Predicted 3D model of a 161-nucleotide RNA (Lysine riboswitch aptamer) from uncultured Gilliamella sp. RNAcentral holds the sequence, with entries from MGnify. The coordinates come from a structure-prediction model, not an experiment, and the mean pLDDT is 79.
RNA sequence: GAAGAGGCGCAUUACUCAGGUAGAUCAUUUUAGGCGCUGGAGCCGUAAAAAGAUGAUUAAGGGGGUGUAAUGCCGAGGUUCGAUUGUUAUUCCAGAAAGCAAUUGAAUCGGCUGCAAGGGCUGAAUCCCUUGGGUUGUCACCCUAACAGGUGGAGCGCUUC
Numbered sequence: 001g002a003a004g005a006g007g008c009g010c011a012u013u014a015c016u017c018a019g020g021u022a023g024a025u026c027a028u029u030u031u032a033g034g035c036g037c038u039g040g041a042g043c044c045g046u047a048a049a050a051a052g053a054u055g056a057u058u059a060a061g062g063g064g065g066u067g068u069a070a071u072g073c074c075g076a077g078g079u080u081c082g083a084u085u086g087u088u089a090u091u092c093c094a095g096a097a098a099g100c101a102a103u104u105g106a107a108u109c110g111g112c113u114g115c116a117a118g119g120g121c122u123g124a125a126u127c128c129c130u131u132g133g134g135u136u137g138u139c140a141c142c143c144u145a146a147c148a149g150g151u152g153g154a155g156c157g158c159u160u161c
Base pairs, nucleotide, nucleotide: 001161002160003159004158007074009073010072011071012070013069014068015067017065023058024057025056026055027054028053029052033044034043035042037095038094039093040092041091077109078108079107080106081105082104083103084102085101086100087099088098110136111135112134113133115132116131117130118129119128120127138153139152140151141150142149
C1' cells in the first nucleotide's frame, strides 16, 4: 500500500406500524385570576364564571422508536462537552433558563444484549445515557495432548498478501 473478518453489526433513504403529547369537545370539580418564566402590549375571565385538576371521546406536527426493502458500509457509527443557527413557542414584541434538530470543533467508545439498577427526553416508551451482569470477535500471556478454561488489552486493534 491492497484485500478481508466480527453479527439480532452500523448508517441513510423509502414505505410501514405502534406508543404517547399539544390541541379540540363533553362531564364533574375547584374558585379569581389566567395566557410556561421576566418586562411590556393585547386578549380571556370573575357566578351563563376563564385558567387549573380528574375522567371520557377525539387527536396532530416535530423529534424518538418497531418492522420490511434498497443503498452505502465495518470508526461502520455512537456518545459527551463547547460554539453557531433554527426550533419547542400556537396572542404579539424584547429577554432569560431548559429541551430538541442541523452544522462545526474537541474528547471518548471493539460489537451486541429480547438482563438488572439508577438517570434523561421543561411528554412517554420497548428510545437514549451511565454502571454492573451476560454474550461475541480478536490479540498477548498462562494452562491443556487437543478441545475447553483463566487473566489482561483495545479498533491508532486483528487477519491475509